[in-house]
RNA sequence: GCCUCCAUAGCUCAGCGGUAGAGCGACGGUUUCGUAAACCGUAGGCCGCCGGUUCAAAUCCGGCUGGAGGCU
Numbered sequence: 001g002c003c004u005c006c007a008u009a010g011c012u013c014a015g016c017g018g019u020a021g022a023g024c025g026a027c028g029g030u031u032u033c034g035u036a037a038a039c040c041g042u043a044g045g046c047c048g049c050c051g052g053u054u055c056a057a058a059u060c061c062g063g064c065u066g067g068a069g070g071c072u
Base pairs, nucleotide, nucleotide: 001071002070003069004068005067006066007065010024011023012022013021018055026042027041028040029039030038048064049063050062051061052060
């Protein structure tokens, strides 16, 4: 210098054009003499940043930033 992949909730990930979900964790409740477990519920992200396409973008395109891997 070039190529590929990744960036979504505190963590690990899903979602692949129609105003974002799960598990774990956190918080509240039920239960217990009490704790844990179990069960019920609640909060929490507008999707790394900028621009483009579209009626509509986390999703498609370009650039940038950061990370991982590879080639010379």
A computed fold for a 72-nucleotide RNA from Candidatus Woesearchaeota archaeon UBA525, annotated as transfer RNA. It was read from a public genome assembly. Its mean pLDDT, the model's own confidence on a scale to 100, is 81. Its Rfam family is "tRNA". Rfam links the family to the GO term triplet codon-amino acid adaptor activity. Rfam classes the family as a transfer RNA. The organism belongs to Candidatus Woesearchaeota, within Archaea.